[in-house]
Molecule: SAM riboswitch aptamer (S box leader)
RNA sequence: CACUUAUCAAGAGUGACGGAGGGACAGGCCCUGUGAAGUCACGACAACCUGCCGCGCCAUGACGGGCGGUAAGGUGCCAACGCCUGCAUGAUGAGAG
Numbered sequence: 001c002a003c004u005u006a007u008c009a010a011g012a013g014u015g016a017c018g019g020a021g022g023g024a025c026a027g028g029c030c031c032u033g034u035g036a037a038g039u040c041a042c043g044a045c046a047a048c049c050u051g052c053c054g055c056g057c058c059a060u061g062a063c064g065g066g067c068g069g070u071a072a073g074g075u076g077c078c079a080a081c082g083c084c085u086g087c088a089u090g091a092u093g094a095g096a097g
């Protein structure tokens, strides 16, 4: 980078540096010097993957599958329903190339 698949009405912020933008795109509507983006630290939220625990479930050759829990590891995420609308398509996880 293109492909497959799941999810996107729940939830969760402080500080330091930084200085004017940000909410993907278009049109709206908003946020922002009472400090935007970005970076760092710590914290939180969540539970996609791994690990661990459990099961009156499925299967049984199983170190398998399913469901529930946990939150140690890998990601993600912490204004507004993916902010709204769009015959526009973005984001994140997992997988395979």
Base pairs, nucleotide, nucleotide: 001097003095004094005093006092007091008090013042014041015040016039017038021031022030023029025086026085027084028083043078045076048074049073050072051070052069053068054067055066057065058064082089